Notes: This is a predicted structure of a 157-nucleotide RNA (Lysine riboswitch aptamer) from uncultured Terrisporobacter sp. The organism belongs to Terrisporobacter, within Bacteria.

[in-house]
RNA sequence: GUAGAGGUGCAGUAAUUAAAAGUACUUGAAAGUAGUCGGCAGAUAAUGAUAUUCAAGGAAAGGGAUUGUUGCCGAAAAGGUAAUCUUGGCAAAGAUUAUUUUUGGGGUUAUGCAUAAUAUGCAUGGCACUGUCACUUAAUUUUAAGUGGUGAGCUAC
Numbered sequence: 001g002u003a004g005a006g007g008u009g010c011a012g013u014a015a016u017u018a019a020a021a022g023u024a025c026u027u028g029a030a031a032g033u034a035g036u037c038g039g040c041a042g043a044u045a046a047u048g049a050u051a052u053u054c055a056a057g058g059a060a061a062g063g064g065a066u067u068g069u070u071g072c073c074g075a076a077a078a079g080g081u082a083a084u085c086u087u088g089g090c091a092a093a094g095a096u097u098a099u100u101u102u103u104g105g106g107g108u109u110a111u112g113c114a115u116a117a118u119a120u121g122c123a124u125g126g127c128a129c130u131g132u133c134a135c136u137u138a139a140u141u142u143u144a145a146g147u148g149g150u151g152a153g154c155u156a157c
Base pairs, nucleotide, nucleotide: 001157002156003155004154007073009072010071011070012069013068014067015066016065017064025057026056027055028054029053030052035044036043037042039090040089076103077102078101079100080099081098082097083096084095085094086093087092104130105129107127108126109125110124111123112122113121114120131150132149133148134147135146136145137144138143
């Protein structure tokens, strides 16, 4: 370099779907007074706002799950840095790409953070399971147990 393996394996995408939520918001009504929103700039309010109560209508995004399908086995995820683009009045926020660091894989559990969340993600620790390599021991033709390592790995050429 080429071709492969791991298994509740990974990601993209489409459909469906839970939750978000009877929330935000809109309209109407009641009662009531002077502020309310905003990082700033500013906007809005006695033509009665904001907050409160009632009635009617009533979402979406971000984050998930399932199934199909596609591409895959550093698959990918998370963090850092840089560049570009988008939104914005500024401050700032978001996305993409490149690069770099960490993690062999999924499960489960405790704590913390994010989150509307008991979903999910991430970090650290625990628990077994599992892939693979090395060594040791036992048996014997192939396996079991133990210890140590880890994808910059392992197998074949």